[in-house]
RNA sequence: GCACGUGUAGCUCAGUGGUAGAGCAGCAGAUUGCAAAUCUGUUGGUCAUCGGUUCAAACCCGAUCACGGGCU
Numbered sequence: 001g002c003a004c005g006u007g008u009a010g011c012u013c014a015g016u017g018g019u020a021g022a023g024c025a026g027c028a029g030a031u032u033g034c035a036a037a038u039c040u041g042u043u044g045g046u047c048a049u050c051g052g053u054u055c056a057a058a059c060c061c062g063a064u065c066a067c068g069g070g071c072u
Base pairs, nucleotide, nucleotide: 001071002070004068005067006066007065010024011023012022013021018055026042027041028040029039030038048064049063050062051061052060
């Protein structure tokens, strides 16, 4: 330099055009002599950034940024 993949909660990931979710973590409660474990509830999001398409975009299109491996 070329072609591609990934980017969503603190972490690991789902969600392929119509209300943003799960597990773990955190917080509160139950339980316990105390704690762990377990159970119940709950907080937490600029969907990498900017622009476009659309009645409507995490999702489609373009550009940019970061990371990853590949080719030269």
About this RNA:
This is a predicted structure of a 72-nucleotide RNA (transfer RNA) from Pichia membranifaciens. RNAcentral holds the sequence, with entries from ENA and Rfam. Its Rfam family is "tRNA". The family's RNA type in Rfam is transfer RNA.